A computed fold for a 92-nucleotide RNA from Alicyclobacillus acidoterrestris ATCC 49025, annotated as c-di-GMP-I riboswitch aptamer.
NCBI's taxonomy places the organism under Bacteria, Bacilli, Caryophanales, Alicyclobacillaceae, Alicyclobacillus acidoterrestris.
Of the family's consensus pairs, 95% are formed in the model.
The sequence is in RNAcentral, with records from Rfam and Ribocentre.
RNA sequence: UUUUCGAAAUGGCAAACUUAGAGAAAUCUAAGGACGCAAAACUACAGGGGCUACGUUGUUGUUCCACAACAAUAUGCCAGCCAGUUGCCGAA
Numbered sequence: 001u002u003u004u005c006g007a008a009a010u011g012g013c014a015a016a017c018u019u020a021g022a023g024a025a026a027u028c029u030a031a032g033g034a035c036g037c038a039a040a041a042c043u044a045c046a047g048g049g050g051c052u053a054c055g056u057u058g059u060u061g062u063u064c065c066a067c068a069a070c071a072a073u074a075u076g077c078c079a080g081c082c083a084g085u086u087g088c089c090g091a092a
Base pairs, nucleotide, nucleotide: 003092004091005090006089012037013036017032018031019030020029021028022027035080041085042084043083047082048081049078050077051076055073056072057071058070059069060068061067
């Protein structure tokens, strides 16, 4: 230096849920809280996958308008789904 294994030390992060805020939603931020995590650090057009649908388009309902329902759609998100990049400690 590389690969593999591990979670003892020093430390780190923080799921669900609750409160407050942002948002149409997914989701995010702050505080509390710990299910877990050896990358639960970083990367979200130019890897895969997933979530949502304000708006838009289509169809249907309605006498028209307006409205409603359903379907499709990312330009909105997810890195604690896989992946990519970097990296601490111990052992072989």